[in-house]
A computed fold for a 168-nucleotide RNA from Neobacillus rhizophilus, annotated as glmS glucosamine-6-phosphate activated ribozyme aptamer. NCBI's taxonomy places the organism under Bacteria, Bacillota, Bacilli, Caryophanales, Neobacillus. It matches the Rfam family "glmS glucosamine-6-phosphate activated ribozyme aptamer". Rfam's curators write: This entry contains a glucosamine-6-phosphate activated ribozyme that is found in the mRNA for GlmS. GlmS is an enzyme that uses fructose-6-phosphate and glutamine to generate glucosamine-6-phosphate. It was read from a public genome assembly, where an Rfam model found it.
RNA sequence: UGUUUUACAAAAGCGCCAGAACUAGCCGAAAGAGGGUUUGGCUAGUUGACGAGGUGGAGGAUUAUCGAAAUGUUCGGCGGAUACCUCCCGGUUGAAACGCACAACCGUCAAUUUCUUCCUUAAAACACGGAGGCAACUCGGUGCACAAAGGGGAGAAAAUGCACAUAC
Repeated sequence: UGUUUUACAAAAGCGCCAGAACUAGCCGAAAGAGGGUUUGGCUAGUUGACGAGGUGGAGGAUUAUCGAAAUGUUCGGCGGAUACCUCCCGGUUGAAACGCACAACCGUCAAUUUCUUCCUUAAAACACGGAGGCAACUCGGUGCACAAAGGGGAGAAAAUGCACAUAC
C1' cells in the first nucleotide's frame, strides 16, 4: 500500500469522481542567446449544490418540490433520497349523530378547491478577520441583508344517496 473480515461513526442540494477545468513536479515539442511564453504526455492533488421543505407499510419507477447566488463547473457522470404511481392499513369531509354504500382527499399535525388574512429564525453570497497547504484550494469565527414553494391558524363559499324520518 492492497485485499478480506469485524467493530464504531456518518445522509438526503446527500455521498462519490473516469469527463471537464485548475495546481504542482518531471519529460518532450515549437520558436529562442538566456529567462519567459505556447503546447503535448505522465504522476500526484484541487474543484465538483446556498439554504427552505419533505418519511404509515410493501412494491414500482427515475429528469423527485421551492427559491437564493454566481455572469455562471450549483457543468457532466454514477449511486442514493422523505416527491410520484399502485395495493394494503389507518384517518377526515360530504348541513342531526350513529349505520350502509359511494365519492373526494390525506398519513397519525391524517378532505379538497376558490377568495381574504395572519404565522412559519433562510443560508451561502457580501464585509472583516484567523488557521492549514509550495499552489490550485480547504476549514472555522464575527457582523449583516434579501426569497419562493410547502405547511399551520382564522373567516366566507361550494361539495352524495339510502335508512333513521309523515321523527324532532